[in-house]
Context: one part of a larger RNA
RNA sequence: GAAUGAACACUGAUGGCAUGCUUAACACAUGAAAGUCGGACGGGAAACACGGGAAAUAGUGUUUCCAGUGGCGGACGGGUGAGUAAUGCAUAAGAACUUGCCCUUGGGAGGGGAAAAAUAGUUGGAAACGGCUGCUAAAACCCCGUAGGCUGAGGAGAAAAAGGAGGAAUCCGCCCAAGGAGGGGCUUGCAUCUGAUUAGCUAGUUGGUGAGGCAAUAGAUUACCAAGUCGAUGAUCAGUAGCUUGUCCGAGAGGAUGAUUAUCCACACUGGGACCGAGACACGGCCUAGACUCCUAUAGGAGGCAGCAGUGGAGAAUUUUCUGCAAUGGGAAAAAGCCUGACGGAGCAAUGCCACGUGGAGGUAGAAGGCCCACGGUUCGUGAACUUCUUUUCCCAGAGAAGAAGCAAUGGCGGUAUUUGGGGAAUAAGCAUCGGCUAACUCUAUUCUAGAAUCUGCAGUAAUACAGAGGAUACAAGCAUUAUCU
Numbered sequence: 001g002a003a004u005g006a007a008c009a010c011u012g013a014u015g016g017c018a019u020g021c022u023u024a025a026c027a028c029a030u031g032a033a034a035g036u037c038g039g040a041c042g043g044g045a046a047a048c049a050c051g052g053g054a055a056a057u058a059g060u061g062u063u064u065c066c067a068g069u070g071g072c073g074g075a076c077g078g079g080u081g082a083g084u085a086a087u088g089c090a091u092a093a094g095a096a097c098u099u100g101c102c103c104u105u106g107g108g109a110g111g112g113g114a115a116a117a118a119u120a121g122u123u124g125g126a127a128a129c130g131g132c133u134g135c136u137a138a139a140a141c142c143c144c145g146u147a148g149g150c151u152g153a154g155g156a157g158a159a160a161a162a163g164g165a166g167g168a169a170u171c172c173g174c175c176c177a178a179g180g181a182g183g184g185g186c187u188u189g190c191a192u193c194u195g196a197u198u199a200g201c202u203a204g205u206u207g208g209u210g211a212g213g214c215a216a217u218a219g220a221u222u223a224c225c226a227a228g229u230c231g232a233u234g235a236u237c238a239g240u241a242g243c244u245u246g247u248c249c250g251a252g253a254g255g256a257u258g259a260u261u262a263u264c265c266a267c268a269c270u271g272g273g274a275c276c277g278a279g280a281c282a283c284g285g286c287c288u289a290g291a292c293u294c295c296u297a298u299a300g301g302a303g304g305c306a307g308c309a310g311u312g313g314a315g316a317a318u319u320u321u322c323u324g325c326a327a328u329g330g331g332a333a334a335a336a337g338c339c340u341g342a343c344g345g346a347g348c349a350a351u352g353c354c355a356c357g358u359g360g361a362g363g364u365a366g367a368a369g370g371c372c373c374a375c376g377g378u379u380c381g382u383g384a385a386c387u388u389c390u391u392u393u394c395c396c397a398g399a400g401a402a403g404a405a406g407c408a409a410u411g412g413c414g415g416u417a418u419u420u421g422g423g424g425a426a427u428a429a430g431c432a433u434c435g436g437c438u439a440a441c442u443c444u445a446u447u448c449u450a451g452a453a454u455c456u457g458c459a460g461u462a463a464u465a466c467a468g469a470g471g472a473u474a475c476a477a478g479c480a481u482u483a484u485c486u
Stems, first nucleotide, its partner, number of pairs: 001486001003484002006482002010478001014355005019349002026312003030309002035072003040069002043066008079267003088192001091189004097184003102180007110144004120133005150157002163172003193239003200230001202228001205227007242264001244262001246257004269290005292303004320346001322345003328342001329340003359389004369380002372377001394423006403413001430475001432473003435456002441470004451458001
């Protein structure tokens, strides 16, 4: 000099685009962040309509709501970086695997059965939540039959399916098999910080055989056998750390770093465990132990913001308990419609970058006033006043978007951007420095005092170095200091 997710002092017009707990992976009040499907299924409630009836009322149809059985999704999206020095990441390869939804192709769906929620009755408990008895539907569950498929090679063995909507055509689903796409699991080579004041480490450890096991390979597991494996090309141990695309500095070589964006990994109060499922050993699921908080009738229960806002705390330090699903994307659904703190936006902050302004031209009586002075004058200074012009910005009023796709409809931002007219120089400049390095000097006061200072050094009675004033210099909505990298 350049840079920063910066902070602090002083100051502060506007707009656009970005960014915003780097510290306590500390504890969290409140709202709300994952639902959806009645075109899978039975039931309950309400409203309306219809015709029957003397009426009570029963029936049918439509619509809406409520939990329940069932399906798909809650493994994505969102957060954080504690752990991890290699079960990670980056790059380049590989073979012994898997894959819901999606695409392509070829086949198939015959017959039957039993139950259990909801609901009803009864009953326990303060609550959370249950117990018992009886009834019932299904694309929930089970059995039989069938199979150019699987195992196997001697017979043989095990194993599928589901319907729904519609007047119909047909559409949406279901089962089996093969292929694809995209995703995931696994293996290998190379590379990946510091310390030798860490030199030996290892016993399922290294290899083999048999067995079990996994989606799959494998000491991944187990029995037996052998005694190997790794290591000064740094094993083991200890410390530190998420990795990368990137970012900053630099002419480059290289050094530092890993906020935002994107990929991968790991984690979800702390430790452990499995269940369901195509996929989890699962942030807003389950069980269990612990710490903490809360409720309680003391018998027992409930919770997990490292989701978005927000609170306390810590800290030099980091925002609103806002708006909308209009766009993009996601989930379920035949669709309409639904959900979406993802996302789109607005709000706050000079936190950064960029743009733009605070007026332009003329104007000497060189006014008043300040400062200096050799008392003659010099300087602030064309600066102001004054004359004239303009209106970026500002104020008022009018018009007013694109972003919306497929005929129409649908706009949060937003009466915003933009634009037209009117008004009036009107609403808008600071901060640091001035001995040398280093651009910019005098006076007054102080007198080794008060102070100042990156370095050199200044101040002890004529201080261009402290403090004030006048003047000057540099940058400018910023400026200077501090911290850190280069």

Predicted 3D model of a 486-nucleotide part of an RNA (small-subunit ribosomal RNA, 5' domain) from Capsicum baccatum.
The full RNA is in RNAcentral, with records from Rfam.
It matches the Rfam family "Bacterial small subunit ribosomal RNA".
The coordinates come from a structure-prediction model, not an experiment, and the mean pLDDT is 82.
NCBI's taxonomy places the organism under Eukaryota, Streptophytina, Mesangiospermae, lamiids, Capsicum.